[in-house]
RNA sequence: CCCGAAAAAGCCAAACUCUCCGCAAGGAGAGGACGGAAAGCGUCGGGUCUUGAAAUUACCCCCUUGGGAAAGUGCAUGCUUGUCUCACGGUACAAAGACAGCCGAGUUGCCGGAA
Numbered sequence: 001c002c003c004g005a006a007a008a009a010g011c012c013a014a015a016c017u018c019u020c021c022g023c024a025a026g027g028a029g030a031g032g033a034c035g036g037a038a039a040g041c042g043u044c045g046g047g048u049c050u051u052g053a054a055a056u057u058a059c060c061c062c063c064u065u066g067g068g069a070a071a072g073u074g075c076a077u078g079c080u081u082g083u084c085u086c087a088c089g090g091u092a093c094a095a096a097g098a099c100a101g102c103c104g105a106g107u108u109g110c111c112g113g114a115a
Base pairs, nucleotide, nucleotide: 002113003112004111011036012035016031017030018029019028020027021026034101040107041106044104045103046102047099048098049097050096051095057092058091059090060089065087066086067085068084069083070081071080072079073078
């Protein structure tokens, strides 16, 4: 400096369960092992996810919820929708966070092997 085929010593611990913390994503501890060669450390870049109340910008009615209109149906209270419109709905931006067991880069390091 590169690699993880075989081996040994050990290490970590997904889902799930319980307790606690957080609005949430999630985190801590105990049990438990799906896996891991950095599943050690730190949010630098990307990605994914979350955000109670109040306020704000843009876009969209694709999903969901609701209001209004229209149409259909019915004697009617109503019911329905391959239709329209709106936000109290959805998406995005911004902000604040979560994930290092999503990826990349950074940094430190055990065992073994090759040069």